Record summary:
This is a predicted structure of a 1414-nucleotide RNA (small-subunit ribosomal RNA) from an uncultured prokaryote. The RNAcentral record of the sequence draws on ENA.
RNA sequence: AACGAACGCUGGCGGCAUGCCUAACACAUGCAAGUCGAACGCGUGGCUUCGGCCAAGACUGGCGCACGGGUGAGUAACGCGUGGGCACCUACCUUUGAGUACGGGAUAACCCCGGGAAACUGGGGCUAAUACCGAAUACUCCGACCUCGGGAAAGAUUUAUCGCCCAAGGAUGGGCCCGCGUUGGAUUAGCUUGUUGGUGAGGUAACGGCUCACCAAGGCUACGAUCCAUAGCUGGUCUGAGAGGAUGAUCAGCCACACUGGGACUGAGACACGGCCCAGACUCCUACGGGAGGCAGCAGUGGGGAAUAUUGGACAAUGGGGGCAACCCUGAUCCAGCCAUGCCGCGUGAGUGAAGAAGGCCUUCGGGUUGUAAAACUCUUUCGCCCGCGAAGAUGAUGACGGUAGCGGGAGAAGAAGCCCCGGCUAACUCCGUGCCAGCAGCCGCGGUAAGACGGAGGGGGCGAGCGUUGUUCGGAAUUACUGGGCGUAAAGGGCGCGUAGGCGGCCCACAAAGUCAGACGUGAAAGCCCCGGGCUUAACCUGGAACUACGUUUGAUACUGUCAUGCUAGAGUCCGGGAGAGGAUGGUGGAAUUCCCAGUGUAGAGGUGAAAUUCGUAGAUAUUGGGAAGAACACCGGUGGCGAAGGCGGCCAUCUGGACCGGUACUGACGCUAAGGCGCGAAAGCGUGGGGAGCAAACAGGAUUAGAUACCCUGGUAGUCCACGCCGUAAACGAUGCGUGCUAGACGUCGGGGGGGAUCCCUCUUCGGUGUCGCAGCUAACGCGUUAAGCACGCCGCCUGGGGAGUACGGCCGCAAGGUUAAAACUCAAAGGAAUUGACGGGGGCCCGCACAAGCGGUGGAGCAUGUGGUUUAAUUCGACGCAAUGCGCAGAACCUUACCAGCCCUUGACAUGGGAAGUAUGAUGUUUGGAGACAGACAUCUUCAGUUCGUCUGGACGGGACACAGGUGCUGCAUGGCUGUCGUCAGCUCGUGUCGUGAGAUGUUGGGUUAAGUCACGACACGAGCGCAACCCUCAUCCUUAGUUGCCAUCAGGUUAAGCUGGGCACUCUAGGGAAACUGCCGGUGACAAGCCGGAGGAAGGCGGGGAUGACGUCAAGUCCUCAUGGCCCUUAUGGGCUGGGCUACACACGUGCUACAAUGGCGACUACAAUGGGCAGCGAAGGGGCGACCUGGAGCGAAUCCCCAAAAGUCGUCUCAGUUCGGAUUGCACUCUGCAACUCGAGUGCAUGAAGGCGGAAUCGCUAGUAAUCGUGGAUCAGCAUGCCACGGUGAAUACGUUCCCGGGCCUUGUACACACCGCCCGUCACACCAUGGGAGUUGGUUUUACCCGAAGCCGGUGCGCUAACCGCAAGGAGGCAGCCGACCACGGUAAGGUCAGCGACACUGGGGUG
Repeated sequence: AACGAACGCUGGCGGCAUGCCUAACACAUGCAAGUCGAACGCGUGGCUUCGGCCAAGACUGGCGCACGGGUGAGUAACGCGUGGGCACCUACCUUUGAGUACGGGAUAACCCCGGGAAACUGGGGCUAAUACCGAAUACUCCGACCUCGGGAAAGAUUUAUCGCCCAAGGAUGGGCCCGCGUUGGAUUAGCUUGUUGGUGAGGUAACGGCUCACCAAGGCUACGAUCCAUAGCUGGUCUGAGAGGAUGAUCAGCCACACUGGGACUGAGACACGGCCCAGACUCCUACGGGAGGCAGCAGUGGGGAAUAUUGGACAAUGGGGGCAACCCUGAUCCAGCCAUGCCGCGUGAGUGAAGAAGGCCUUCGGGUUGUAAAACUCUUUCGCCCGCGAAGAUGAUGACGGUAGCGGGAGAAGAAGCCCCGGCUAACUCCGUGCCAGCAGCCGCGGUAAGACGGAGGGGGCGAGCGUUGUUCGGAAUUACUGGGCGUAAAGGGCGCGUAGGCGGCCCACAAAGUCAGACGUGAAAGCCCCGGGCUUAACCUGGAACUACGUUUGAUACUGUCAUGCUAGAGUCCGGGAGAGGAUGGUGGAAUUCCCAGUGUAGAGGUGAAAUUCGUAGAUAUUGGGAAGAACACCGGUGGCGAAGGCGGCCAUCUGGACCGGUACUGACGCUAAGGCGCGAAAGCGUGGGGAGCAAACAGGAUUAGAUACCCUGGUAGUCCACGCCGUAAACGAUGCGUGCUAGACGUCGGGGGGGAUCCCUCUUCGGUGUCGCAGCUAACGCGUUAAGCACGCCGCCUGGGGAGUACGGCCGCAAGGUUAAAACUCAAAGGAAUUGACGGGGGCCCGCACAAGCGGUGGAGCAUGUGGUUUAAUUCGACGCAAUGCGCAGAACCUUACCAGCCCUUGACAUGGGAAGUAUGAUGUUUGGAGACAGACAUCUUCAGUUCGUCUGGACGGGACACAGGUGCUGCAUGGCUGUCGUCAGCUCGUGUCGUGAGAUGUUGGGUUAAGUCACGACACGAGCGCAACCCUCAUCCUUAGUUGCCAUCAGGUUAAGCUGGGCACUCUAGGGAAACUGCCGGUGACAAGCCGGAGGAAGGCGGGGAUGACGUCAAGUCCUCAUGGCCCUUAUGGGCUGGGCUACACACGUGCUACAAUGGCGACUACAAUGGGCAGCGAAGGGGCGACCUGGAGCGAAUCCCCAAAAGUCGUCUCAGUUCGGAUUGCACUCUGCAACUCGAGUGCAUGAAGGCGGAAUCGCUAGUAAUCGUGGAUCAGCAUGCCACGGUGAAUACGUUCCCGGGCCUUGUACACACCGCCCGUCACACCAUGGGAGUUGGUUUUACCCGAAGCCGGUGCGCUAACCGCAAGGAGGCAGCCGACCACGGUAAGGUCAGCGACACUGGGGUG
């Protein structure tokens, strides 16, 4: 795009078309073929002027009934299409010619008698004809072509016609024959006996094996016979640019069929849709004896089905039959009816109309949209409705349609809109509901709580009396490729050769003209398609022309192809001369090695492995020496060397033998290329028979390895490997690349041969043939190929057409078997696949980093305790965080509070915010007190009385109460989010612009060789630049200078004390905190490429980044957080909100993480005594002094702090203890206290006395640290009423070690492989278990179809017979001729028996095999 459609929703009108695609299933009822009295007789009815006339009827007769109408079962065929042909027929029609004379015998109707239920029928009698018969004649008729023989006729009547017969033509219609075309299957390869041909005969309208007799043995087939399946064919129709593909409704041509099968009769024509006979199935009637029927005609019924109409009108028109005609008949036809089934046309209103109404929907709450849409106002009346008039179609009459089309008038916007879609393809978007549910879906795919994809709504898009869906066909699909594809790796080159058919084929000339080309003619039906014009108001729908790619005839052309013919030598081959070679076959022969045997020497091991063991060996192994035997394979040479068609071929010699190459040019003269079938060769393994068997070695055994180890490793070991003969016929049989020929840049190797130049070895130039590497053009999806093509062409063969199922099943062929070859389908998926790209990954490679390992030091894991977590428990143990990167984390501090949890008691505009309105003026603070657990509810007292002001019942503010909007939520979603944070990782990376390369993804830059901590730098380079990162700029520490000196400092001067910068004074020093300087590979040497840099040195406080900090690229982990905050959506609203008391977060069989304290002598205890730094302090730090054993109390100076206070530093030194569960260790518990606080019971910290547990350095495993670091020692701070082993800071003392980068972990760059891309925590294979699906086998069983043989043999034609019967002719008669019945025979439908072939069903309450999906 289309449709004979169907289904769903909807439906106003008209025109024109179409309408059982299924059951060629069965049919009730009516109709669809009759007509003629001008062929004939008859009886009946009516009329009669009695002469007869008219009408209907049955019968005889004539013509028609073979047309028209239906259907598509059968048919793969001369059936159809197209173009030809002839041995033929043709009623009616037409033309011409001739004729139409004489006779005869019957018969139906009718009458009579019968039979039968009926259908129907028997006998007797009468009768007519255009019914039947005989003889006559006959031409251009027929015959065995003649002198011969044979063959016709019909009359009717109104006297003008209609008829009849013969012959020859025409026209029309038919019959037969031929060329070409006409579906699929080779898993159908052979078929055929009247078969093929001949002769003769028969038969037919006619040719012919059409039939028969005889003879011959043919005929068809790979250009597809036979068989199977399917199918009416065509003009055309649909689609398509075309070529094609699909199709064969309506209309038209042909064919076939008429319940199924067979048969003939009649006839011009039939083997006959509405005729006959027989058989069969079915239906109906019946008096059971017997009969009747055939809608695939028009209607209609049942049935089937998703589905297809009225038992209508008329012969008015067109056409048909009969008739002289009038006329009759006509379900052909013309009309009407039904159905949106299709095509076409029209309408459902038009104009104005913004307050952009109401309502709906959305909303960021402002508005937007529906939307000029509606309303309203003005107007129109197509269609429909009502009234009236009223055709054409008819050439004289006749109109079913039809009171139709049309015309006129009238009323009134009046009666007339839906369907599908809105994620992409594909035009059209939002809200709500739902929550992987319900559902959608053509493909991709949507739906798991914000769904433009489901459902609804609003809005929008498309089409419109329709719109969607389903089905089917073509297109897109170059996706079967003729036009117009491919085969190295995507599917696809046969394993290789020889060669048959076939296809294709060199140069010159000649001829003919088959192919080819051109012209003319004929055909190519009509309709349709196309074009022009015309007619219906338009269109759909109806008239003229062109075209119909094809076939035939004919004329011409001769380039090309083919045929025939003569030549040629460039293809191909032969000959001569050479050289190369693991080419093949056979026979011989050689040495090394291995194993075994014998003997000698010799002694304890050998062998084997990652390490071992099995194994061998004191009966003498291994080792070694000599001798012998056997079998197999041939080291070095040896080489992208050689040979061969491929498989393949390797010691040496001989014989036989194939092929290629080079040189010569003598010969043949296209002898060529390819190759379906066919034939041969064909690795390894395997099979058969017989040999052989050293080594090796499937199976097997043992030993190891391992979770296991039916493996890898080891020790043994049989088939086999070897030979001969015969099979098998497959391989990643690979160059994954068929063979042949020609053409198209080169460079460098190598093998064989030839030529030239130079030359003693050798070099060089060139040529032919082979074999390699790189490469231009070109090709390719890319990779790559590239004179050895995968380039450009030609010829021929083979092969491919999504993945799986499956190279499987079945069938065939081959094989001894194993198996091979040929080769499907059901079903299932939306992919499978190629090449390349970027990543990621690898028990791949290279380079390089990091406390990554190693080297060290100290820990954890064991103990007790602290703390966090899991788990468990609980009314609650609130919540979050979960590998690193959760677990001393949020929590810089849970007794109440915090607090989010639980129990109980209370509140409901609320503890808190905003708004407007009403009312009252307040109100606020303090104290006392009652009830209560408290929240809360109440009483009393005292104090206080907002601002402005136009002075008002004003305005603003504040407070309390009520109702309403609303508040509130640590309720959910971190997978809706912002922000913030962790992590890879302070790792060196991540990108961009332009250019270049690539079809593209993308690459290049960013890679490379150096260098660096660094993508740091420099060099090279189709890249050149740039950005975010690195580095630097910032802070701090280390040196110096300078400025400034108080609260800091005190060298010098003076005063002064028990002592003291205490005082005057000073600012030199320290210090404080501002500013500056200083370090840059700057200098020297070496090295490197003369670079970047690196190494060493000098100087310097500091040296190559001087130490530390801040600073965290593009991104990753849907990482963490809705309980910091913010925020979309959802949820709660006398509660999931708010208040309060008490409890809980502090539980405790257990497990883990992080810590503290220890286990002691580098220590404990006691005593003594120096030296810090950072910080903090007014609801605070708190001195001196006093009290207490102590925590602490008292006290209150000073200090908002370089001034005062916290503040005492501790490790240290000396003494003692002497290896012990201790003078270690301090858990636990008891008693008594201290402090904070409303309050220390659950549940704080501290003190004293007493108690004195585990623990003696910690299994597997594991953590931190590279220098002022680890370790160790103390100090401060935040939080905080109180509570620190945690956290954040500070200083004191102060090490050891790093060979090095093999390994573990993490990371960076380059490279490689990849079937991964959620990216190796990936992907993915097979068995088993379960469910479902289709399928193979299967004892069988049922049916269809077909073949062969035989039996039966209806009707019927044909043949024979015909003694029965018999009008016409002959005969005087008897009788005859002829005919009929009957009988017999041949053929034959149906039916039957037997044996096959083939297909299908069942064989799922047998069984079994594999396959697919989940």

Its mean pLDDT, the model's own confidence on a scale to 100, is 84.